């Protein structure tokens, strides 16, 4: 330098042919318990890596860039 692949909540990951974003764990509050752990309940937490484009509508499609991984040279 070229090609492929990944980037979504604090972490690990879903998101089914484009219809407006979810789970588990962690953390918070409450219940239970003499206390802790375990268990139960509730709520919170994301301009989906960045910038554009297509579209009535983009996490999803297209382009460029950034970063990680793999391969070739």
């Nucleotide at each position: 330098g070229c090609g492929c692949u990944c980037a979504u909540a604090g972490c690990u990951c879903a998101g089914u042919u484009g219809g407006u974003a979810g789970a588990g764990c962690a953390g918070a509050u409450c219940c239970c318990u003499u206390u802790u752990a375990a268990g139960g309940a509730u709520a919170a937490g994301g301009u989906c890596g960045c910038a554009g484009g297509u579209u009535c509508g983009a996490g999803u499609c297209c382009u460029g860039c950034u970063g990680g991984g793999c391969g070739c040279a």